[in-house]
RNA sequence: GGGAUGGUAGCUCAACCGGAUAGAGCAGGCGCCAGAUAAGCGUCAGGUUGCUGGUUCAAAUCCAGCCCAUCCCA
Numbered sequence: 001g002g003g004a005u006g007g008u009a010g011c012u013c014a015a016c017c018g019g020a021u022a023g024a025g026c027a028g029g030c031g032c033c034a035g036a037u038a039a040g041c042g043u044c045a046g047g048u049u050g051c052u053g054g055u056u057c058a059a060a061u062c063c064a065g066c067c068c069a070u071c072c073c074a
Stems, first nucleotide, its partner, number of pairs: 001073007010026004019057001028044005050066005
């Protein structure tokens, strides 16, 4: 330099062919339970979907460029 895959919550990951309020588990706050913990149960909070632009009535999803990570080729 060229190519492939990936980037979504603090962490690990979903989101099927573009459409419904972007969700789950763990972690965190609060409460219940308990002699007190752990476990369990309930509840709450937490997101510029890597960045910029484009297409579209509508983009996490499609297109272009760029950034980052891993791998392959040279």

This is a predicted structure of a 74-nucleotide RNA (transfer RNA) from an Anaerolineales bacterium.
Its Rfam family is "tRNA".
RNAcentral holds the sequence, with entries from ENA.